[in-house]
Context: one part of a larger RNA
Molecule: small-subunit ribosomal RNA, 3' major domain
Organism: uncultured bacterium
RNA sequence: UGACGGGGGCCCGCACAAGCGGUGGAGUAUGUGGUUUAAUUCGAUGCAACGCGAAGGACCUUACCUAGGCUUGACAUCCCGCGCUACCCUAUGAAAGUAGGGGUUCCCUUCGGGGACGCGGUGACAGGUGCUGCAUGGCUGUCGUCAGCUCGUGUCGUGAGAUGUUGGGUUAAGUCCCGCAACGAGCGCAACCCUUGCUAUUAGUUGCCAGUAUUAAGUUAGGCACUCUAAUAGGACCGCUAGCCGAUAAGGCAGAGGAAGGUGGGGAUGACGUCAAGUCCGCAUGGCCCUUACGCCUAGGGCCACACACGUACUACAAUGGCCAAUACAAAGCGUCGCAAGACCGUGAGGUGGAGCUAAUCGCAUAAAGUUGGUCUCAGUUCGGAUUGGAGUCUGCAACUCGACUCCAUGAAGUUGGAAUCGCUAGUAAUCGCGGAUCAGCAUGCCGCGGUGAUACGUUCCCGGCCUUGCACA
Numbered sequence: 001u002g003a004c005g006g007g008g009g010c011c012c013g014c015a016c017a018a019g020c021g022g023u024g025g026a027g028u029a030u031g032u033g034g035u036u037u038a039a040u041u042c043g044a045u046g047c048a049a050c051g052c053g054a055a056g057g058a059c060c061u062u063a064c065c066u067a068g069g070c071u072u073g074a075c076a077u078c079c080c081g082c083g084c085u086a087c088c089c090u091a092u093g094a095a096a097g098u099a100g101g102g103g104u105u106c107c108c109u110u111c112g113g114g115g116a117c118g119c120g121g122u123g124a125c126a127g128g129u130g131c132u133g134c135a136u137g138g139c140u141g142u143c144g145u146c147a148g149c150u151c152g153u154g155u156c157g158u159g160a161g162a163u164g165u166u167g168g169g170u171u172a173a174g175u176c177c178c179g180c181a182a183c184g185a186g187c188g189c190a191a192c193c194c195u196u197g198c199u200a201u202u203a204g205u206u207g208c209c210a211g212u213a214u215u216a217a218g219u220u221a222g223g224c225a226c227u228c229u230a231a232u233a234g235g236a237c238c239g240c241u242a243g244c245c246g247a248u249a250a251g252g253c254a255g256a257g258g259a260a261g262g263u264g265g266g267g268a269u270g271a272c273g274u275c276a277a278g279u280c281c282g283c284a285u286g287g288c289c290c291u292u293a294c295g296c297c298u299a300g301g302g303c304c305a306c307a308c309a310c311g312u313a314c315u316a317c318a319a320u321g322g323c324c325a326a327u328a329c330a331a332a333g334c335g336u337c338g339c340a341a342g343a344c345c346g347u348g349a350g351g352u353g354g355a356g357c358u359a360a361u362c363g364c365a366u367a368a369a370g371u372u373g374g375u376c377u378c379a380g381u382u383c384g385g386a387u388u389g390g391a392g393u394c395u396g397c398a399a400c401u402c403g404a405c406u407c408c409a410u411g412a413a414g415u416u417g418g419a420a421u422c423g424c425u426a427g428u429a430a431u432c433g434c435g436g437a438u439c440a441g442c443a444u445g446c447c448g449c450g451g452u453g454a455u456a457c458g459u460u461c462c463c464g465g466c467c468u469u470g471c472a473c474a
Base pairs, nucleotide, nucleotide: 001474002473004470005469007468008467009466010465012464013463015459016458019424020423021422022421023420026315027314028313029312030311031310032309033308034306035305042053043052064301065300066299067298068297069296070295073125077124078123079121080120081119082118083117087102088101089100090099091098092097106115107114108113127290128289130288131287132286136284137283138279139278140277141275143273148187149186150185151184152183153182154163155162156161167178168177169176193267194266195265196264198234199233200232201231202230203229204228207224208223209222212221213220237261240255241254243253244252245251317417321376322375323374324373325372326371327370333364334363335362338357339356343352344351345350383414388409389408390407391406392405393404394403430452431451432450433449434448435447436446
């Protein structure tokens, strides 16, 4: 100087407490361990691995296994030879391919040739998701959006170092004020950026409709007042108060005005560093290793196995509910390799057909919880929907291993969950639907969107920051 203490002081944080809702019990989905397997490819492993890489494993992907093949190679550059190609047919094969046949002539040209492309050959080389993340770059997680981490000069100390950065207040903050052998400065904090909440101006179609006419309908005429859209401005700063507290400061409390009040809400933004943290399978890259194979092509299988254990979710166990009928109100997105209306067919998934739309115009697209009426009356049930049988739909070369959905039948477990444990302080938790990426198809996952909308006295204790103290630690 640090680290540590079942030492002390101060302070903060869903850290605890007070609550709300869960997990742990059931079924299913998904990931992991283990086991199994020809293979169940690899990585991630306390917090910070386990719906993680994977924003989508039937083939492909694919790295794994089995089998069939290739060896200058699927891909790149150079050299030599031949010239065609493309395309079609036959045999064989699971395909890759192998063997054979037909067929034809691309572009430029100084007619020598050159280029593209294909085939053959030679070797230089290609190739490797092979190893090492403890050789690395880059990127990322984490402490932590915690308030810290340092430097120059000066001063003090033999020195390591100290001071500044400690102290008194204050703050979300090393934020600011005052004091002080310190004076300044840098990286962080804050602000500048985006979004949301208020207003004005500009603009008025595809948006809107106050008044006039019109219609089934903002449909049309008309208008841009309103809503909205999207650009530019304004607005909040402890600015104001004979206010209170404070040291006259910084600031705190209260009030007024205001759409908004003390950082208004949310986001982006992550200091010096820690964990030899993660990634050589995104990419790049040193070294090592393979080179008729650890490279490449293909078919089939596997990544989907299943005595078991764990994580994360979904659905429930019901009456604040289930079912039936009627009916109301969103936001944000996506669409031409696409979204697809009306109509017709089908109980339905869906099919036929195709208006319109390169989209504030048309479509996806009925939001659901809600409200109104009816029924069920506490039961393993009109709860719950797993599982299984049958029949189908769609995508796709192909749904057996191994897709999603529909209809009929079937109707497991489950009656609120031990020890333990998680999230959350406001438009939040909880709950309800909607959309998107990936994508031929496939979502209980992920990322977004809106609707309804709660409970909460405090800092004794458990974890992080600052000061101080002890120290058998470095």